[in-house]
The RNA shown here (Bacterial RNase P class A) has 373 nucleotides and comes from Sphingomonas tabacisoli. Model confidence (mean pLDDT): 76 of 100. A source record names the gene rnpB. NCBI's taxonomy places the organism under Bacteria, Pseudomonadati, Alphaproteobacteria, Sphingomonadaceae, Sphingomonas. The RNAcentral record of the sequence draws on ENA. Rfam family: Bacterial RNase P class A. By type it is a ribozyme.

RNA sequence: CCAGAGGGUCGGGCGGCCGCGUCGCACUUCGGUGCGCCGAGGAAAGUCCGGGCUCCACGGAACAACGGUGCCGGGUAACGCCCGGCGAGGGGCGAAAGCCUCUUAGGGAAAGUGCCACAGAAAGCAGACCGCCGCGGCCUCGGCCAGGCAAGGGCGAAAGGGUGCGGCAAGAGCGCACCGCGGGACCGGCAACGGAACCGGCACGGCAAACCCCACCGGGAGCAAGACCGAAUAGGGGCGGCACAUGAGCCUUGUUCCGGCUCGUCGCCCGGGUUGGUUGCUGGAGGCUGUCGGCAACGGCAGCCCGAGAGGAAUGGCCGCACAUCGCCCGCAAGGGCGAGGACAGAACCCGGCUUACAGACCCUCUGGCGCC
Numbered sequence: 001c002c003a004g005a006g007g008g009u010c011g012g013g014c015g016g017c018c019g020c021g022u023c024g025c026a027c028u029u030c031g032g033u034g035c036g037c038c039g040a041g042g043a044a045a046g047u048c049c050g051g052g053c054u055c056c057a058c059g060g061a062a063c064a065a066c067g068g069u070g071c072c073g074g075g076u077a078a079c080g081c082c083c084g085g086c087g088a089g090g091g092g093c094g095a096a097a098g099c100c101u102c103u104u105a106g107g108g109a110a111a112g113u114g115c116c117a118c119a120g121a122a123a124g125c126a127g128a129c130c131g132c133c134g135c136g137g138c139c140u141c142g143g144c145c146a147g148g149c150a151a152g153g154g155c156g157a158a159a160g161g162g163u164g165c166g167g168c169a170a171g172a173g174c175g176c177a178c179c180g181c182g183g184g185a186c187c188g189g190c191a192a193c194g195g196a197a198c199c200g201g202c203a204c205g206g207c208a209a210a211c212c213c214c215a216c217c218g219g220g221a222g223c224a225a226g227a228c229c230g231a232a233u234a235g236g237g238g239c240g241g242c243a244c245a246u247g248a249g250c251c252u253u254g255u256u257c258c259g260g261c262u263c264g265u266c267g268c269c270c271g272g273g274u275u276g277g278u279u280g281c282u283g284g285a286g287g288c289u290g291u292c293g294g295c296a297a298c299g300g301c302a303g304c305c306c307g308a309g310a311g312g313a314a315u316g317g318c319c320g321c322a323c324a325u326c327g328c329c330c331g332c333a334a335g336g337g338c339g340a341g342g343a344c345a346g347a348a349c350c351c352g353g354c355u356u357a358c359a360g361a362c363c364c365u366c367u368g369g370c371g372c373c
Base pairs, nucleotide, nucleotide: 001369002368003367004366005365006364007363008362009361010360013321014320015319016318017317018316020039021038023036024035025034026033027032041344045355046354048353049352050351051350052349053222054221055220056219066218067217068216069215070214071085072084073083074082075081086106087104088103089102090101091100092099093098107213108212112211113210114207115206116205129153130152131149132148133147136145137144138143139142161179162178163177164176165175166174180202181200182199183198186195187194188193226279227278228277229276236270237269238268239267240266241265242264247263248262249261250260251259286305287304288303289302290301291300292299293298323342325340326339327338328337329336330335
């Protein structure tokens, strides 16, 4: 210098003009006008987890059902989040030991059920296609048959441990050594787990992001939550004045009779609701800097800082100047000219996370390559 990986910060700047919205003040012909302050994000998004707050439900505990989480330790108000570690897997370097780096839903497969495609003779219970042997039998002495075997080949994601030596008719944990596996003690570690020795000849294939089992967690709804104040009009109740039924209306379907039920108006008062208004509402598990503790997540202390709160809801546009970036042209090069030009997106009760979208710029760490000293 180039390329890549991980993490962090920013995500347009300055000036002028015009505009939009809340709030405050002033004016107003009540329609607005003028002035002033302030006016989005790292994701405001998806609404996927965890909480605060509010109302509703609920005597306590256990069990069942349903949903979720799942190695260990720590952080946190809490979490399915974050940090550190362990195991497993991938990559790089190395002769090896090992080191670096990335990923990881990673409890239980000797409780039970289920599944294991294709290929293959055989897929969970053992099996024999090619093959090896043929110790036994027969004969024409080299074959055939009974039988033995699972080393080698072949199929497959997976074939009842691997490598080597011995052994054998040929073989086989059949015997032995090392590795792997299992077991109960021991040592190290808070733990997950790791280690060497001993014992066992190897039994117990894989899948639980299949059912299931185990452990732990979980009431419901959401600011359109909820609280307060309350107009006209309509309707409910109470008291009082006036009115009265030989009436009016309904049961009823054209008329009539019989029967049953209800009652008008004015004034005052009371209580509930709708439109509306106020509140909830933004200073909080808050941010930045320094320092201390900790590997870290994070925590303690000190200082400083915090001017959207909105109703379906404003935060924008133009011009100029430089700048990042991109394209074209000129030039051996340094560079120059012209043109384009700044992403994703947008608060609506509030926080902590995760996920998704994002032009470009800068910083830190690591890895590889090339060049120079």